[in-house]
Molecule: c-di-AMP riboswitch aptamer (ydaO/yuaA leader)
Organism: Streptosporangiales bacterium
């Protein structure tokens, strides 16, 4: 002085996925991690009246629902877990609006069943990244003075 692995910590980003209180464990002693219990805020499900839907022929077929931005075209005849657009959706370090730029455009649960939905009931609070530099104009905050 490089490299490589643990362990902790800071800001910052998707996400509801965070905060706070009591007590356990540990233990010289405080915090913190783990754990249990309880509260906030935050997100998601079923749930009324009214609205809504409802009937009938035909052909097909793989009932139908939810979370989620994550839908849907096309093209290859090299049929990949391919390419190429797209609805939509993330970022660029106070916020908004406009440019301009870089990305994503999945996964999964439910179990023949739920339209909306006051009152009510039920649940969830995971996980994954980035960091020496963090594009620009407008207006507004904010902190300092």
């Nucleotide at each position: 002085g490089c490299c490589c692995c643990c362990g902790g910590g800071a800001c910052g980003c998707c996400u509801a996925a965070u905060c706070c209180g009591c007590g356990a464990a540990c233990g010289g002693c405080c915090g913190g991690c783990u754990c249990g219990c309880g509260g906030a805020a935050c997100c998601g499900g079923g749930g009324a009246c009214c609205c809504g839907a409802u009937u009938c022929c035909u052909c097909a077929u793989u009932g139908g629902g939810g979370u989620g931005a994550g839908u849907c075209g096309g093209c290859c005849a090299u049929c990949g877990u391919g390419c190429c657009g797209u609805a939509g959706g993330g970022c660029g370090a106070c916020u908004u609006c406009c440019a301009c730029g870089c990305c994503c455009g999945a996964a999964c649960c439910c179990g023949u069943c739920a339209g909306c939905u006051a009152a009510c009931c039920c649940g969830g609070u995971c996980g994954g990244c980035g960091u020496g530099c963090g594009u620009g104009g407008a207006a507004g905050a904010a902190a300092g003075g």